[in-house]
RNA sequence: AUCGAAAAGAGGCAAACCGUUUGAAAGAUCGGGGCGCAAAGUUACUGGCCUAAGUCUUGUAGAUGUGGGAUAGGGCGGCAGAACUGCCGAU
Numbered sequence: 001a002u003c004g005a006a007a008a009g010a011g012g013c014a015a016a017c018c019g020u021u022u023g024a025a026a027g028a029u030c031g032g033g034g035c036g037c038a039a040a041g042u043u044a045c046u047g048g049c050c051u052a053a054g055u056c057u058u059g060u061a062g063a064u065g066u067g068g069g070a071u072a073g074g075g076c077g078g079c080a081g082a083a084c085u086g087c088c089g090a091u
Stems, first nucleotide, its partner, number of pairs: 001091004012037002017032003021028002035078001041084003045081003048076003054071007
């Protein structure tokens, strides 16, 4: 440099759950934990999914209210695609 993802794992990551901090929420941080992972490394670019504070709208009706609907500028990379990088194996 090219090809591959069958096998293997020195080393790596870490689901649920518990505690912690944070946030309106979804979620995230840190510690424990270990279901799994060969990209479960990075990037919200495309699709998908979650949330709806704020905003818009609407019902009620006057409470410095309350209920419904829409909406991402908030999130999820351990949902798929894409891009970039790495480990391992072969040449």
A computed fold for a 91-nucleotide RNA from Syntrophaceae bacterium UBA5764, annotated as c-di-GMP-I riboswitch aptamer. Its mean pLDDT, the model's own confidence on a scale to 100, is 77. It matches the Rfam family "c-di-GMP-I riboswitch aptamer". Rfam describes the family as follows. GEMM was predicted in a large-scale screen for bacterial structured RNA regulatory elements.